[in-house]
Context: one part of a larger RNA
């Protein structure tokens, strides 16, 4: 810009594209079959494996605004405690979130029409032939089935609900979204973020005091204290503007 008078939703499926892997052992059955050694099709059932997509309840990695430990310095006047720079100073753990070596799933069943091929019945050519009319069986390949996109499918598709209140958008507060756009929830009739309280998670038992010991130090208050992205609750703080209308009433 079409398409539909105009918005909102909900759907068919032209088409397109993704997948197709491989299979130990086991039963059948030590049968058939073979003197014997050996040893099946067929059929039922299946472990790792690769591949690909999803997740993060559990395994592990990470985890630079979390906790604890500790070394040199410096600074707070000292002592205690604390900051600050040494690679995040170094190490020990470690939530959410990412993430794999982890979890889960999926690789077809079926149908249909065939290829090679093997058939039926059958004349031409009294026999004979799978073909000449005629009827079947057959493969990981093909067409459905499985997963995704899909009505600019221009033959431009269907169906439902509003039309008086409805719309928009360089607006704000975020994130299940995310390069820009878009996309979602919320915008005071408000849990959107933040902040605060609680609580979950980690870490490992603060500071201060006391009591013991010559002293390092250790015990007791104290499963403390601190907690970055978890969960509930609470307006404190931050969340707006504009555009078009119909009635009705007044003047």
């Nucleotide at each position: 810009c079409a398409u539909u008078a105009a918005a909102a939703a909900a759907u068919u499926g032209a088409a397109a594209g993704g997948a197709u892997u491989a299979g130990a052992c086991u039963c059948u059955a030590g049968u058939a079959c073979g003197a014997g050694a050996g040893g099946a099709c067929c059929g039922a059932g299946a472990a790792a494996a690769a591949u690909a997509a999803a997740u993060c309840u559990a395994u592990g990695g990470u985890g630079u605004a979390u906790c604890g430990a500790u070394u040199g310095u410096u600074a707070u006047a000292c002592c205690a405690a604390u900051a600050g720079c040494a690679u995040u100073g170094u190490c020990g753990a470690g939530u959410a979130g990412c993430u794999a070596a982890a979890u889960u799933u999926a690789u077809a069943a079926u149908a249909g029409a065939u290829a090679a091929u093997u058939g039926c019945u059958g004349a031409a050519a009294g026999c004979c032939u799978u073909u000449a009319a005629g009827c079947a069986a057959g493969a990981a390949a093909c067409u459905a089935g499985c997963c995704u996109u899909g009505a600019g499918a221009u033959a431009a598709a269907u169906u439902u609900u509003u039309u008086a209140a409805a719309u928009u958008u360089u607006a704000g507060u975020a994130g299940u979204a995310u390069a820009a756009u878009a996309u979602u929830a919320c915008u005071u009739a408000a849990a959107u973020a933040g902040g605060c309280u609680u609580u979950a998670u980690g870490u490992g038992u603060a500071a201060g005091a006391a009591a013991u010991g010559u002293a390092a130090a250790u015990u007791u208050u104290u499963u403390a204290g601190c907690u970055u992205u978890u969960a509930a609750g609470u307006a404190c703080u931050a969340a707006a503007a504009a555009u078009u209308a119909u009635a009705a009433a007044g003047a």

The part of an RNA shown here (large-subunit ribosomal RNA, domain VI) has 251 nucleotides and comes from Bacillariophyta sp. The full RNA is in RNAcentral, with records from ENA. Rfam family: Bacterial large subunit ribosomal RNA. The prediction has a mean pLDDT of 81.